Lysine riboswitch aptamer, 174 nucleotides, folded computationally. Its mean pLDDT, the model's own confidence on a scale to 100, is 76. The sequence was found by an Rfam model in a public genome assembly.
[in-house]
C1' cells in the first nucleotide's frame, strides 16, 4: 500500500418514519335520556344460548344533547427498517347488566414473505365520509450505489435498504 471478508461505532437521504399530548372541525342535532305529548301492541327488551336480575316494548313530535374510534394542527420525545402491509400460529387481556359457555370488535406477542424515500393519478379494500389510511399498477422526482457516454456536472441503462458513506478492528494478497 492494495482490495476483499466479517464485524463495531457513527452518519447521510427529506413534503422523511413512529409515539405521546394540546388545539379544532367531523362523527351529529346522530347515540341516548330517570323530561313532556301523540298513537299501536301486549309480544317483548339489555350481543347469542342458559341460569339470575333489571326494565313494560316498538314508532312519531317537542325539549335535552354526547363520546370513542378515523382525522387536521401545532408542541414535545424517540428515531432512519425508520417504520408499513400481508400470510400463519398462539389463545393471553380488555369490551358487553352478573356469572358461565361462544361470538363479534380491540390491543400487545412469536415466526416467514414484500416495501429505498415521499408526492400525484385509476383502480381495490376499510371509514360514517368526497376527510383519512392501506394495497396492486402507472407517473414525475428524490437520495444512493454499478456501467456506460459525454465531460467536470450532467445524461442514459441497469439494481436495491440483505443498499449505501466515513472511521476502526478483523482476514488475505504484494
Nucleotide at each position: 500500500u492494495c482490495g476483499c471478508u466479517u464485524g463495531a461505532u457513527a452518519g447521510a437521504g427529506g413534503c422523511g418514519c413512529g409515539g405521546c399530548g394540546u388545539u379544532c372541525a367531523u362523527c351529529a342535532g346522530u347515540a341516548c335520556c330517570g323530561c313532556u305529548c301523540c298513537g299501536g301492541c301486549a309480544a317483548g327488551g339489555c350481543c347469542a344460548g342458559g341460569c339470575a336480575g333489571c326494565c313494560g316494548c316498538c314508532g312519531g313530535a317537542g325539549g335535552g344533547a354526547a363520546a370513542a374510534g378515523g382525522g387536521a394542527u401545532c408542541g414535545c420525545c424517540g428515531c432512519c427498517g425508520a417504520a408499513g402491509g400481508g400470510a400463519a400460529g398462539a389463545u393471553c387481556g380488555g369490551c358487553u347488566u352478573g356469572c358461565c359457555u361462544g361470538a363479534a370488535c380491540c390491543u400487545g406477542c412469536u415466526u416467514c414473505c414484500c416495501u429505498g424515500g415521499g408526492c400525484c393519478g385509476u383502480c381495490g379494500g376499510g371509514a360514517a365520509a368526497u376527510a383519512c389510511c392501506c394495497g396492486c399498477c402507472g407517473g414525475a422526482c428524490u437520495g444512493u450505489c454499478a456501467c456506460a457516454a459525454a465531460u467536470c456536472u450532467u445524461u442514459g441503462u441497469g439494481a436495491a435498504g440483505c443498499g449505501c458513506u466515513a472511521u476502526c478492528a478483523u482476514u488475505g494478497g504484494c